[in-house]
Molecule: small-subunit ribosomal RNA
Organism: uncultured prokaryote
RNA sequence: AGAGUUUGAUCCUGGCUCAGAACGAACGCUGGCGGCACGCCUAACACAUGCAAGUCGAGCGCCCCUUUCGGGGGGAGCGGCGGACGGGUUAGUAACGCGUGGGAACAUACCCUUUUCUACGGAAUAGCCAUUGGAAACGAUGAUUAAUACCGUAUACGCCCUUAGGGGGAAAGAUUUAUCGGAGAAGGAUUGGCCCGCGUAAGAUUAGAUAGUUGGUGAGGUAAUGGCUCACCAAGUCAACGAUCUUUAGCUGGUUUGAGAGGAUGAUCAGCAACACUGGGACUGAGACACGGCCCAGACUCCUACGGGAGGCAGCAGUGGGGAAUCUUAGACAAUGGGGGCAACCCUGAUCUAGCGAUGCCGCGUGAGUGAUGAAGGCCCUAGGGUUGUAAAGCUCUUUCGCCAGAGAUGAUAACGACAGUAUCUGGUAAAGAAACCCCGGCUAACUCCGUGCUAGCAGCCGCGGUAAUACGGAGCGGGUUAGCGUUGUUCGGAAUUACUGGGCGUAAAGCGCACGUAGGCGGACUGGAAAGUUGGGGGUGAAAUCCCGGGGCUCAACCCCGGAACUGCCUCCAAAACUUCCAAUCUAGAGAUCGAGAGAGGUGAGUGGAAUUCCAAGUGUAGAGGUGAAAUUCGUAGAUAUUUGGAGGAACACCAGUGGCGAAGGCGGCUCACUGGCUCGAUACUGACGCUGAGGUGCGAAAGCGUGGGGAGCAAACGGAUUAGAUACCCUGGUAGUCCACGCCGUAACGAUGAGUGCUAGGUGUUGGCAAGCAUAGGCUUCGGUGUCACACCUAACGGAUUAAGCAUUCCGCCUGGGGAGUACGGCCGCAAGGUUAAAACUCAAAGGAAUUGACGGGGGCCCGCACAAGCGGUGGAGCAUGUGGUUUAAUUCGACGCAACGCGCAGAACCUUACCAGCCCUUGACAUGGGGGUUUUGGUUGCCGGAGACGGCUUCCUUCAGUUUGGCUGGACCCCGCACAGGUGCUGCAUGGCUGUCGUCAGCUCGUGUCGUGAGAUGUUGGGUUAAGUCCCGCAACGAGCGCAACCCUCGUUUUCAGUUGCCAUCGGUUCGGCCGGGCACUCUGAAGAAACUGCCGGUGACAAGCCGGAGGAAGGUGGGGAUGACGUCAAGUCCUCAUGGCCCUUAUGGGCUGGGCUACACACGUGCUACAAUGGCGGUGACAAUGGGACGCGAAGGGGCGACCCGGAGCUAAUCCCCAAAAGCCGUCUCAGUUCGGAUUGCUCUCUGCAACUCGAGAGCAUGAAGUCGGAAUCGCUAGUAAUCGCGGAUCAGCAUGCCGCGGUGAAUACGUUCCCGGGCCUUGUACACACCGCCCGUCACACCAUGGGAGUUGGUUUUACCUUAAGCUGGUGCGCUAACCUUCGGGAAGCAGCCAACCACGGUAAGGUCAGCGACUGGGGUGAAGUCGUAACAAGGUAGCCGUA
Repeated sequence: AGAGUUUGAUCCUGGCUCAGAACGAACGCUGGCGGCACGCCUAACACAUGCAAGUCGAGCGCCCCUUUCGGGGGGAGCGGCGGACGGGUUAGUAACGCGUGGGAACAUACCCUUUUCUACGGAAUAGCCAUUGGAAACGAUGAUUAAUACCGUAUACGCCCUUAGGGGGAAAGAUUUAUCGGAGAAGGAUUGGCCCGCGUAAGAUUAGAUAGUUGGUGAGGUAAUGGCUCACCAAGUCAACGAUCUUUAGCUGGUUUGAGAGGAUGAUCAGCAACACUGGGACUGAGACACGGCCCAGACUCCUACGGGAGGCAGCAGUGGGGAAUCUUAGACAAUGGGGGCAACCCUGAUCUAGCGAUGCCGCGUGAGUGAUGAAGGCCCUAGGGUUGUAAAGCUCUUUCGCCAGAGAUGAUAACGACAGUAUCUGGUAAAGAAACCCCGGCUAACUCCGUGCUAGCAGCCGCGGUAAUACGGAGCGGGUUAGCGUUGUUCGGAAUUACUGGGCGUAAAGCGCACGUAGGCGGACUGGAAAGUUGGGGGUGAAAUCCCGGGGCUCAACCCCGGAACUGCCUCCAAAACUUCCAAUCUAGAGAUCGAGAGAGGUGAGUGGAAUUCCAAGUGUAGAGGUGAAAUUCGUAGAUAUUUGGAGGAACACCAGUGGCGAAGGCGGCUCACUGGCUCGAUACUGACGCUGAGGUGCGAAAGCGUGGGGAGCAAACGGAUUAGAUACCCUGGUAGUCCACGCCGUAACGAUGAGUGCUAGGUGUUGGCAAGCAUAGGCUUCGGUGUCACACCUAACGGAUUAAGCAUUCCGCCUGGGGAGUACGGCCGCAAGGUUAAAACUCAAAGGAAUUGACGGGGGCCCGCACAAGCGGUGGAGCAUGUGGUUUAAUUCGACGCAACGCGCAGAACCUUACCAGCCCUUGACAUGGGGGUUUUGGUUGCCGGAGACGGCUUCCUUCAGUUUGGCUGGACCCCGCACAGGUGCUGCAUGGCUGUCGUCAGCUCGUGUCGUGAGAUGUUGGGUUAAGUCCCGCAACGAGCGCAACCCUCGUUUUCAGUUGCCAUCGGUUCGGCCGGGCACUCUGAAGAAACUGCCGGUGACAAGCCGGAGGAAGGUGGGGAUGACGUCAAGUCCUCAUGGCCCUUAUGGGCUGGGCUACACACGUGCUACAAUGGCGGUGACAAUGGGACGCGAAGGGGCGACCCGGAGCUAAUCCCCAAAAGCCGUCUCAGUUCGGAUUGCUCUCUGCAACUCGAGAGCAUGAAGUCGGAAUCGCUAGUAAUCGCGGAUCAGCAUGCCGCGGUGAAUACGUUCCCGGGCCUUGUACACACCGCCCGUCACACCAUGGGAGUUGGUUUUACCUUAAGCUGGUGCGCUAACCUUCGGGAAGCAGCCAACCACGGUAAGGUCAGCGACUGGGGUGAAGUCGUAACAAGGUAGCCGUA
């Protein structure tokens, strides 16, 4: 310090997630030792049992025990001091409760200092005793007794009150010297009470609250101020700087995190507060409204003899319960401290210790050295090896910790040690007793194998898993931490993701629709003063602990001790005067004002004008009009439409008209008048900061809508006709509200998606309004205001903005904080309503989004090409047959190929074989390969027989006899047998692959290097202007070059030359059987080798003088001359595991191998590709002219002969420019005469031929006979641009045989192309995009189903709170007090004083009634979210097929 995640990629915005630290933690696995800490966060839930506050005989009497009679001890009481401390908890409390700093009107036992006094009396009472009640707790009566208990009197330095004369008020003694006490007063110290400034949560969907309320006077009360309380008077007081209400919460030092500022938190330790079963109350006391005191009420628990009583662990342990979860019913007062006491001493669950718990922090150990054959085993493997790994074993050594034994502290000393026989020391023991957890896809350090197969599972985010998973589970190796390691939870961080430090608002979330203006905030120049802010210095305080620094002590550390610094704060004093502020005075640059001009759809009201539509009346006139893509609804013979004239009525104002004008915005448009707001310019001798912004508030505010009353021409929600699968739409005809006016509501859309003001920061060029000088129709210069555009600096994520800022600054306001839920619910306010405004949460997702890039796509645009269309010719689709496919059938109908780019395709040829399929029968190291052992010595062919369907098995005849040789089956080779490794698989996966192929497409494209531009993806080049078949070439250009493609180079055809000549010619000569047959020759044809030739080279035109194009000449050929081969980067997970190769998986007496038979040939049907036809451009008969490519020895097969024919006999020649296949056919001549025919030939019958081991399933052909459909083919669709289509025959591969298919060959030989609007495909540029699996894309809403949270809801249950009233315990206060009473007084009657009782006011709990508020449940109901492939449509994204969107009905 960052990282992952939105995209095909990029930049940005923005959320989510991770890495860090921390914890009173919990859970899982594991667990050796020690030190120091910590340990009910939940039920302030209920508590059994024990302990936690007593002590004093030097205050007092009584009783008991004991005694060495000196005394000692004990008990219950009276009395004193202490139980207000210490200990616990955090319920309540949003408060002077706490923190911090001040203040005045107070108290303070014990302690210290000073001073004075401590005199004289009195009456009781507990205990004890007696009687007595009660179950108990606890009492009652009588008698008697003491005090440092109680009371009176005296005294009063000082004290208190006062009318200033006066009045009031104290004590306690104990005992032996001596001391301990007691009382008054003053002072101190300590502690406490009270008051104040500032600080200390959230919510405005809580906006008004308050009657003792606010103040005064008087009184009461208190230790003390005070409405603290009361009487009277006044009507105040608090609040937008947030009162009141609601919810939550003990506060702080600190802790934790953070760079800090901040955030979160308030365990342990320390300070303060509050509480003590719940509520109320007072008593005592120096101090309490009292945790282990009292009274009352309530709930609960316990005891009970039912009459009545007792209790309060939020003290220490402990129990139950709750909970994910938190300890021993321990020891000791030895230390520290506290209470009492003169003291000894007693008490002390405070405290100090021990126990339990890895809960945390810190430290230590589980061994060290050596040890390579790199052991074994495990794992992996390319089979070589690698790794675990110096790791182990082995050898040498050590003993921390542990265990055993001995000695044995400090803490405290005169003595006393719980801890503790502990720490520590010494000796002994043996490597001996001591390692786990998580992780290994990226983030994030660490990789392989096996299993699994969208299963099981993982997951913090992204995401893994559908047969090769580094992501699941196991294993090996590895990484990390270590007595721990992971997970979960919480907090801070990262998050600049609430931004004070330190963010934003044109398009990402975000500027109020606009203005006026209140509070508030901010504010021009100069001078003087003040000193609130500000700055400097001093003083006080900021508890200790903590953090930090230095030092010290435990062996170190954690931990502890000492010192320092710090505690950023508050208060106070002094000083300064720049800035802000305040006061005073002045100024004119801001603002306003006066005068003079100017422009304008600025506003309101009244009047007025013409055009047009519609309607009415009349004329002319006749059958249609209107409307549309096409129609219909509609109007019209009752006279429409059209046309002419006249009239009525309402609404809107053509041209001018303009990124022109005005207005704050909404908005404003004929003309005239009246009233009226604002603005601009020029001048000025006036005012003197009067200004800017603006929370609340007020006003204005399109359209639609609402109310009342008018008006109503046109248009037009609702309604009709079409369209359509539907059409609640788009289109059409009509048409009601409405649109118009007046008055009143509504208050939304409101965009420059850009709040208002001020200042500053280059320019150019339009337009609009005005002014000035010279000059003047122009134009130019200067200047102020408005409105555009281009562009620099600068800004921006980019797009873009750019003096009209989105730049640089400043002031004020508004608003934003992931998407959805939702601008919704509830509540409030407003409205007649519609609704508006303010405005959440649960739940859900990991994105949503902005700008730009490259593609792809568009029922976007431009340019261009192609038998793409058009123009033509011929087909297919109809028939029959052939062939392939689907389907069906079957034991099997083997498998593959499926739009183009599967379907006469793999198959260049299934009767057996092929053959992979089916049935049956056989074989099991195998039909085939290699290795081992044994055997034989040949091996191969052949005859016949037997069994069998055959494979196979058995017997048998004959022929032949490998190589070397050391002559040995010795070696090689071959064959047979045996057993094991293995063979074998047309079994699966073409979505694991190689190779090959198809397709876009022979389309013109696809890229790279360097440079440049851009934050970047990328762009440029490759775009542009021309041109081309072409990214072909030229020109231009921030590009310059290059590569793969194009073209060319290659083959072939076309012309020709040379060379060569067992074909050709007799051209030329000779012979001849008249056949180039022969001699001879190579001139020609031809053959096959090498050349030539064509390059826009020449001319003219055109074009930028270019590239090129057009025309012409010459030429066999002319603008790539025709044809072929040649297929860029890539796309389709295209095809092929059944050509071959190959990973993985599967079978192994079978999914391998062999054989016989069957099947691949089935047949209701559907489709593709073909053949033959439907006829006269033909059929039939006759005639006998002209090719080329090819093939041929297990072959082609001539002549000749036979057969109607297929064919047969025959065998010449030919290893083939020689022989053969070989007949070419269309052609020509004759006939037929439009018919299901002399067309057509399917089908069927009979008889044959050929091949073959074999033609039944299932071959081809021939002859005779039969003679089906079919008369040119619906929608639709295919091929072809010249030697092409069409038509005619010929050859070849495969092959025993089988061709309408395929591959070739030649013969005859057309028509048409205006052209690029349209269909299809493609190329380039551009544009839009919400697509990127890329339009076969994306995506919206209803409905149906499941689940989830939520709103409404008749009501119902509970909490809390307010108001009024009733009742009123205990208690204090007041009144009364006829009953009662020891102290004092008394004239003994009584009085004073007091008590009980009674009454009253106040008041807890309780009750009644009416509200407020919160929560739970709730039949039914509303929308929302999520869900796999559900239904219906197609709304949006492209012009999304009607541009989209906003408001409203």